[in-house]
């Protein structure tokens, strides 16, 4: 220098046939228990790495760019 792959709440991930942003753990509150743990219920927390484009509509498609991993030279 070139190719591939990944980037989504605090952490691990799902969602890529373009239309609801979700799951588990964690956190907060309430209830049950004498209490920790545990169980149940509710809630907070993300403008989907960044910028731009296409579209009525983008996590998803296109371009550029940044970072991690990996292959080639």
């Nucleotide at each position: 220098g070139g190719g591939g792959u990944c980037g989504u709440g605090g952490c691990g991930c799902a969602g890529u046939u373009g239309g609801g942003a979700g799951c588990g753990c964690g956190c907060u509150u309430g209830c049950a228990u004498g209490g920790c743990a545990u169980g149940c219920a509710a809630g907070a927390g993300g403008u989907c790495g960044u910028g731009g484009g296409u579209u009525c509509a983008a996590a998803u498609c296109c371009c550029a760019u940044c970072g991690g991993c990996u292959c080639c030279a």
About this RNA: RNAcentral holds the sequence, with entries from ENA. Predicted 3D model of a 73-nucleotide RNA (transfer RNA) from Athalassotoga saccharophila. Taxonomically the source falls in Athalassotoga (Bacteria, Thermotogae, Mesoaciditogales, Mesoaciditogaceae). Rfam family: tRNA. Gene Ontology term of the family: triplet codon-amino acid adaptor activity. The family's RNA type in Rfam is transfer RNA. The prediction has a mean pLDDT of 83.